[in-house]
Record summary:
The RNA shown here (glmS glucosamine-6-phosphate activated ribozyme aptamer) has 160 nucleotides.

RNA sequence: GCCCAUCACAAAGCGCCAGUGCCUGUCCGGGACCCGGACAGGACGACGAGGAGGAGAGAGAAUCGAAGGUUCGGCGGGUGCUCUCCCGUGCACUCCGGGCGCGGACGCAGCUGACAAAUACGCGGGCGACCGCGGAACAGAAAGGCUGUGACCGGAGAGA
Numbered sequence: 001g002c003c004c005a006u007c008a009c010a011a012a013g014c015g016c017c018a019g020u021g022c023c024u025g026u027c028c029g030g031g032a033c034c035c036g037g038a039c040a041g042g043a044c045g046a047c048g049a050g051g052a053g054g055a056g057a058g059a060g061a062a063u064c065g066a067a068g069g070u071u072c073g074g075c076g077g078g079u080g081c082u083c084u085c086c087c088g089u090g091c092a093c094u095c096c097g098g099g100c101g102c103g104g105a106c107g108c109a110g111c112u113g114a115c116a117a118a119u120a121c122g123c124g125g126g127c128g129a130c131c132g133c134g135g136a137a138c139a140g141a142a143a144g145g146c147u148g149u150g151a152c153c154g155g156a157g158a159g160a
Base pairs, nucleotide, nucleotide: 014076015075016074017073019072022042023041024040025039026038027037028036029035030034047065048064049063053086054085055084056083057082058081087103088102089101090100091099093157094156095155096154097153098152106150107149108148109147110146111145112144121134122133123132124131125130
C1' cells in the first nucleotide's frame, strides 16, 4: 500500500466520480495576446423547504420553489408511486357483512400554514479553478389547523 471480516459514526437535492467543460504545470504547432493538441496534477460536480401505519413485490426520470456558465453527464441510494395482504379509520349511537374512500386516518370550497438556503455582498485561505466563515434580503408546494358544505345498503342491538 492492497484485499477480506467485524464494530462504531455519518443520509436522503443524500453519497460517489472515469465523460464534457474548468484551473495549474511541462512539451509541441501557429508570428504573437491568444488559440489548438498531448501528458501530469488539481477543483467543482443539487441551494434549501417538504416527505414514513405494518409486511411483501414491482417499476423507477419520486413533491415544491430559489439560482442560472456543469444544479450538464454517469453510478448507487431514497420517506414518493403501483399492486397484494394485515391492522386502523370516514360515510351522523354500537357491532357485523358488503360498497366507495383514507393512514389520526372521506370529498369540495375559503382562510391559514409561508420568518428558507445558496447565488450576490463582506472578511479570510489558495498562483488559480475554487474553499471556509459572516450579516441582511427574496420563495413555492405539501402535511397540519380553523370555518362552511355534502357523503351508502342490509342485519342485529341499545336508547328515546
Rfam family: glmS glucosamine-6-phosphate activated ribozyme aptamer. Its family is annotated with catalytic activity and regulation of gene expression in the Gene Ontology. It is annotated as a riboswitch. The coordinates come from a structure-prediction model, not an experiment, and the mean pLDDT is 80.